[in-house]
């Protein structure tokens, strides 16, 4: 250096003013704000150099949510449910111009889009959630 292995830690970000009305950050109007993880990335920055950092909400790939099916031990007289743990399914949204061999990424304009439950209809409110988790980071020890 490279594999694998324990445990640890971290790991989302957002509205206001007006109308209506018994009631709406939900409706309507005007007018703002947000972008989780990994890949790719011609642009930037550091470096002598190989490298090395950052760059996509809508390109490619995951995760939470959500719906269905199965299920081991434990535990119960039995069963049945939560609870685990596995499997399927589900799960948004870009065009136009320049540049240039190459761009859905860079410049430049113009757009869309946002899980379930509560609630007067919610991407921003509250609630699961002091939860999971994609994964990141540091440590450990093992092997080569």
């Nucleotide at each position: 250096u490279g594999a694998g292995g324990c445990g640890u830690c971290c790991a989302a970000g957002g509205c206001g003013g007006a109308g209506u009305g018994u009631g709406a950050u939900u409706c309507u109007c005007c007018g703002a704000c947000c972008g989780g993880c990994g890949g790719u990335g011609a642009a930037c920055g550091c470096u002598g150099a190989u490298g090395c950092g950052u760059a996509a909400g809508c390109c490619c790939g995951c995760a939470a949510g959500c719906c269905u099916c199965a299920u081991a031990a434990a535990a119960u007289c039995a069963u049945c449910a939560a609870g685990g743990u596995g499997a399927g399914g589900u799960u948004g949204a870009c065009c136009c111009g320049g540049u240039g061999u190459g761009a859905u990424c860079c410049c430049g304009g113009g757009g869309c889009c946002g899980a379930c439950g509560g609630u007067a209809a919610a991407g921003u409110c509250c609630g699961g959630a002091a939860g999971a988790a994609a994964g990141g980071a540091a440590g450990u020890g093992u092997u080569u």